[in-house]
Context: one part of a larger RNA
RNA sequence: UGACGGGGGCCCGCACAAGCGGUGGAGCAUGUGGUUUAAUUCGAUGCAACGCGAAGAACCUUACCCAGGCUUGACAUCCCAGGCCCGCCAUGGAAACAUGGCUUUCCCUUCGGGGACCUGGUGACAGGUGUUGCAUGGCUGUCGUCAGCUCGUGUCGUGAGAUGUUGGGUUAAGUCCCGCAACGAGCGCAACCCUUGUCCCUAGUUACCAGCGGUUCGGCCGGGCACUCUAGGGAGACUGCCGGUGAUAAACCGGAGGAAGGUGAGGAUGAUGUCAAGUCAGCACGGCCCUUACGCCUGGGGCUACACACGUGCUACAAUGGCCGGUACAGAGGGCUGCGAAGCCGCAAGGUUUAGCUAAUCCCUAAAAGCCGGUCUCAGUUCGGAUUGGAGUCUGCAACUCGACUCCAUGAAGUCGGAAUCGCUAGUAAUCGCGUAUCAGCAACGACGCGCUGAUACGUUCCCGGGCAUUGUACA
Repeated sequence: UGACGGGGGCCCGCACAAGCGGUGGAGCAUGUGGUUUAAUUCGAUGCAACGCGAAGAACCUUACCCAGGCUUGACAUCCCAGGCCCGCCAUGGAAACAUGGCUUUCCCUUCGGGGACCUGGUGACAGGUGUUGCAUGGCUGUCGUCAGCUCGUGUCGUGAGAUGUUGGGUUAAGUCCCGCAACGAGCGCAACCCUUGUCCCUAGUUACCAGCGGUUCGGCCGGGCACUCUAGGGAGACUGCCGGUGAUAAACCGGAGGAAGGUGAGGAUGAUGUCAAGUCAGCACGGCCCUUACGCCUGGGGCUACACACGUGCUACAAUGGCCGGUACAGAGGGCUGCGAAGCCGCAAGGUUUAGCUAAUCCCUAAAAGCCGGUCUCAGUUCGGAUUGGAGUCUGCAACUCGACUCCAUGAAGUCGGAAUCGCUAGUAAUCGCGUAUCAGCAACGACGCGCUGAUACGUUCCCGGGCAUUGUACA
C1' cells in the first nucleotide's frame, strides 16, 4: 500500500421489512446430469451453465454411428493433353456412382493463339466442426450504470509511498459548495442522441369529417383541411419564481404557475480493472497432429433413448369459475413463387374459386379478458385435460423411427403443494390477448416486441451485496 475480520461508524440497493403473485407437490413441454446405446455429435457448469450457442434436428442441417463408394479430391490457384458445355436413354444399384449408347460443336481473334466450361493426367497443393480459449485477435458475460480509477507539476517521507481523492455539509453521482500543501488535468458521472408526455407552424393522400349538399346509409359521393392522425421543423423545465431551513454557500422542504417539477418517464451509452471467466464449433490466427484419411460423396440410423435426479416454463386443481348465445374497445408488426377478402363445400382442420393489394388504399384481422342474458350448485363435477383407440386435413421426394392441426370416443394425476426458494415500487406486479424473426411444415408452452384491464410499502434492528473513511492482523 492492499486484502481480510462471526471489529466498530456513516450511506445505498426489491437487500430485508410491508404486500402481491409464483416455484418446490400433479400432468405435460423444454434444457441438463446420470444411465443406456453402434451413435445417443460438440460446447456452456455457483452467482455469471441448465427454454444457454439452437431466431426452427423428419431428409438436408449434422459435426455422431453403420454401410456403400472417391483419392489433386465437394472447393481455390498454376502446368500438360483432349473436348464446347449441357442434356436424354438403357443396365446394375438404397443412393452416391459405374458401364454402354444417343445428341451436340461456344465466345473473341492480328488465325499464332487466348477466354469461359467439362473430362483425363502430373505434382505443387487442397481439405480437417482434429488439438491447445493456459499461445492469441476479435467479441461477450460479471462485479455494475456501482462511483469510482488515474496523471502532470509541486510539497512531505531515507524509501515503499503519501498528499491531491482526506475533513464539514450536500447529491442519484469524486454531484456541487466551503475548508485545506496543494494547484490543475484526463477516463468515468451528468449533458449532448433516440422514443414518449403538452402546444404551435408547415403539408393534406391512401388518413380525418365540424359545418353544407347528395346518398344504395358504408366518409359512400361532391366538397372541406377545421379536428384526429401522419412526419418534418420549432417552443417548453432551468430549482427559473415565491416562502422557510441552512455557513450569507451548495443544497433541502413547502408552494405558485404548468401537459409535465426538481434526473418528467423509458432506452441507447458500461471508466481503470477482476474472474489465466466464456468462445480455436461464428470468424480470424501461432504451434502441434491427419493426408487412399482425423479429408470428401451417398443411403439409412442417431442427436427425439429412459429406472432416475435437478433447472426453466405451460396447463390446472375451479363458482372472482366452466359452458352456451349476443355485443364493445387496441397497439405494434408482416405480405409477390407473398398476404389472400367475399361466395360455395365440409361439424372442423381445411378445400374450391378467384376479387383486391408492391400496401396510411387491399389482406393477415377474430383482439381477448370485459359487458348483457342463460345454464351448472360444490361433486374428482358440465372442474381438469394427460393418455390411448379410430377417422381425417395440411406441408413436404418422403411424416415408421420422428411433424403440426381437426373431429369422434377415452377421460389419468391433480382438491393450492414439506424444508426451502424466486420476481416485483407504477401504468410497475398481476392478468388478458395480438404480432414478428427463424421457417416448406413444425414439436413455440420458447425468444423478442405490442397494447387492454390494473393493485400493496411503518421503516433500516436483522440477512445478502456494494461504496466511503477508520481500526486490528503471525496474510501478500
Molecule: small-subunit ribosomal RNA, 3' major domain
Organism: uncultured organism